Context: one part of a larger RNA
RNA sequence: GACCUGGCGGCAUCUUACACAUGCAAGUCGCACGGGUGGUUUCGGCCAUCAGUGGCGGACGGGUGAGUAACGCGUAGGGAAGUGUCCAGAGGUGGGGGACAACCCCGGGAAACUGGGGCUAAUACCGCAUAUGUCCUGAGGGACAAAGCAGUGAUGCGCCUUUGGAGUUACCUGCGUCCGAUUAGCUAGUUGGUGGGGUAAAGGCCUACCAAGGCGACGAUCGGUAGCUGGUCUGAGAGGACGACCAGCCACACUGGGACUGAGACACGGCCCAGACUCCUACGGGAGGCAGCAGUGGGGAAUAUUGGACAAUGGGCGCAAGCCUGAUCCAGCAAUGCCGCGUGGGUGAAGAAGGUCUUCGGAUCGUAAAGCCCUUUCGGCGGGGACGAUGAUGACGGUACCCGCAGAAGAAGCCCCGGCUAACUUCGUGCCAGCAGCCGCGGUAAUACGAAGGGGGCUAGCGUUACUC
Numbered sequence: 001g002a003c004c005u006g007g008c009g010g011c012a013u014c015u016u017a018c019a020c021a022u023g024c025a026a027g028u029c030g031c032a033c034g035g036g037u038g039g040u041u042u043c044g045g046c047c048a049u050c051a052g053u054g055g056c057g058g059a060c061g062g063g064u065g066a067g068u069a070a071c072g073c074g075u076a077g078g079g080a081a082g083u084g085u086c087c088a089g090a091g092g093u094g095g096g097g098g099a100c101a102a103c104c105c106c107g108g109g110a111a112a113c114u115g116g117g118g119c120u121a122a123u124a125c126c127g128c129a130u131a132u133g134u135c136c137u138g139a140g141g142g143a144c145a146a147a148g149c150a151g152u153g154a155u156g157c158g159c160c161u162u163u164g165g166a167g168u169u170a171c172c173u174g175c176g177u178c179c180g181a182u183u184a185g186c187u188a189g190u191u192g193g194u195g196g197g198g199u200a201a202a203g204g205c206c207u208a209c210c211a212a213g214g215c216g217a218c219g220a221u222c223g224g225u226a227g228c229u230g231g232u233c234u235g236a237g238a239g240g241a242c243g244a245c246c247a248g249c250c251a252c253a254c255u256g257g258g259a260c261u262g263a264g265a266c267a268c269g270g271c272c273c274a275g276a277c278u279c280c281u282a283c284g285g286g287a288g289g290c291a292g293c294a295g296u297g298g299g300g301a302a303u304a305u306u307g308g309a310c311a312a313u314g315g316g317c318g319c320a321a322g323c324c325u326g327a328u329c330c331a332g333c334a335a336u337g338c339c340g341c342g343u344g345g346g347u348g349a350a351g352a353a354g355g356u357c358u359u360c361g362g363a364u365c366g367u368a369a370a371g372c373c374c375u376u377u378c379g380g381c382g383g384g385g386a387c388g389a390u391g392a393u394g395a396c397g398g399u400a401c402c403c404g405c406a407g408a409a410g411a412a413g414c415c416c417c418g419g420c421u422a423a424c425u426u427c428g429u430g431c432c433a434g435c436a437g438c439c440g441c442g443g444u445a446a447u448a449c450g451a452a453g454g455g456g457g458c459u460a461g462c463g464u465u466a467c468u469c
Stems, first nucleotide, its partner, number of pairs: 004461001007341006018297003022294003027056003032053002035050006063252003072177007081169003086165008094128001096126002103118006133144004148157003178224003185215003190212008227249004231242004254275005277288004305331001307330003313327001314325004344374004354365004378410001380405005388396001413458005418439003424453005434441002
């Protein structure tokens, strides 16, 4: 997963290849700035909101396992490095300038969007000064900063240079890491050196020249398969198989390539180029990327809702109020798994009826049923009602839980019965129909086929198939 069957609750999980309609998944700051719109006004302003300039964040969080046999992972070490924010230390924050959006005017275009001219602010940009320090150095010297905002104020939040720390990232090395020899030779930036370039940094990382090396039967190269680990399953163990969920690392983001910005990316919901595909088009040209959460088609034996909330935990921005958050917390669906509970309890005949068997005497289903006496878990109805939140704030949820009411009332199936293997008779059938995991049953007395009665096993499950030990 399929078959038959199915009452309730708690917790948890679910493999896989493609294309994607629709909605949401990353914003925030007016205490950086100039404007537009609306409201109000004591005409000084104040409040709300919008696009833009600017700052921080979109490198986290979330998904997937295609690729990768590799310093990718695991483990143990190393030195030649970087680091926004955070913590701590030292010092500074002086004085100027010119622009560009928004806006206005004139255009182009079907659209996406875009051209020219003019105005303007800043924590945007550029000089000058200063240099605790840092960098370079031929050791003489040279080079490098900054921004303000809020508040009546105290002050708070910032800005610049630099040192240390925490944490983190990059790099290097030894060892370990599946199968194939019906893959035996592989390699020219290849191995090493010198000079230069490049990087945050060591290095053929790149380049010029020089040398001719380097790897390999201890399996190179090639081919196949595969993300790795903590761990999971199984097993007395040794081992074997696996890598769902959770956690760490890696890789990828329609396919291939590239850089830009930035502390950090060569960037899932950023940019550029090429390709395939889809969509729009006025045919000139444009738009897109669910391996985010739901959902659709397709594929398949097969796996869910286009749900609620930011209440909690955490994250981004913000002085804050707060905003955003399909992370997350919850709810919904499926016996898919694990765990718990129920489907009633007592009494009741030398034993009803009925079924089955029979040696026709009886035996058995069987205290089973009926009857009588009780109980009310779960479910149903009514009432109360939390913790999770700390002053306020609860999606879950009138949920968990508690109290009351009625009534045995609403709740049992599946497989097997020849041996292995617990459980036996009758009828039907007659090597037919059929069964079957193995041995094997069936050709007229079948405990093995089909049915019935009885029995055995498990139980909201049961049996089968597949896979692993």

The part of an RNA shown here (small-subunit ribosomal RNA, 5' domain) has 469 nucleotides and comes from Leahibacter roseus. The RNAcentral record of the full RNA draws on ENA and SILVA. The coordinates come from a structure-prediction model, not an experiment, and the mean pLDDT is 81. Lineage of the source: Bacteria > Pseudomonadati > Pseudomonadota > Acetobacterales > Leahibacter.